[in-house]
Source information: A computed fold for a 74-nucleotide RNA from a Planctomycetota bacterium, annotated as transfer RNA. Rfam family: tRNA. Gene Ontology term of the family: triplet codon-amino acid adaptor activity.

RNA sequence: GGCGGGGUAGCUCAGUUGGUGAGAGCACAGGAUUCAUAACCCUGAGGUCGCGGGUUCAAAUCCCGCCCCCGCUA
Numbered sequence: 001g002g003c004g005g006g007g008u009a010g011c012u013c014a015g016u017u018g019g020u021g022a023g024a025g026c027a028c029a030g031g032a033u034u035c036a037u038a039a040c041c042c043u044g045a046g047g048u049c050g051c052g053g054g055u056u057c058a059a060a061u062c063c064c065g066c067c068c069c070c071g072c073u074a
Base pairs, nucleotide, nucleotide: 001073002072003071004070005069006068007067010026011025012024013023019057028044029043030042031041050066051065052064053063054062
């Protein structure tokens, strides 16, 4: 350099054929429970969906360029 996969919450990830308010687990905060802690239970906060542009009534999702990570190959 070429090809393939990936980048979504603090971490690990899901998100189907473009369409309802962007989600789960863990972690975090508050509550409940307990003599107390842990576990379990309830509630909550937390997101420029890597960046920019395009298509569309509508983009995490489709198209183009760029950046970063992993693998294969020369």

About this RNA: The sequence was found in a public genome assembly.